[in-house]
RNA sequence: CCCAUCAGGUCAGGGAGAAGCCGGUUCGCGCCGGUGCCGAAGGAGCAACCGCCCCGGUAAACUCUCAGGCAAAAGGACCGGCCUGACACG
Numbered sequence: 001c002c003c004a005u006c007a008g009g010u011c012a013g014g015g016a017g018a019a020g021c022c023g024g025u026u027c028g029c030g031c032c033g034g035u036g037c038c039g040a041a042g043g044a045g046c047a048a049c050c051g052c053c054c055c056g057g058u059a060a061a062c063u064c065u066c067a068g069g070c071a072a073a074a075g076g077a078c079c080g081g082c083c084u085g086a087c088a089c090g
Base pairs, nucleotide, nucleotide: 002090005086006085007084008083009082010081011080013079014078019035021034022033023032024031025030036070037069038068042066043064044063045062049057050056051055
């Protein structure tokens, strides 16, 4: 110096699902209440496995739906480009 990998930043890059529901209120946005839904911010749960008697630790796009969301916009896990840093073997 190159490369796997990881982290952060950035992008006029990609990026799903589900009522533009009902009632009240408001000029409207919105707010309050109700019903039905969605999973891909975040959060929670666990199989194998590990310590191992109880018990504890522990993954996800799985499960839950607390939070969030159900026209557009915004957000969006994840993927990709670029930049920066760390760094195993070689």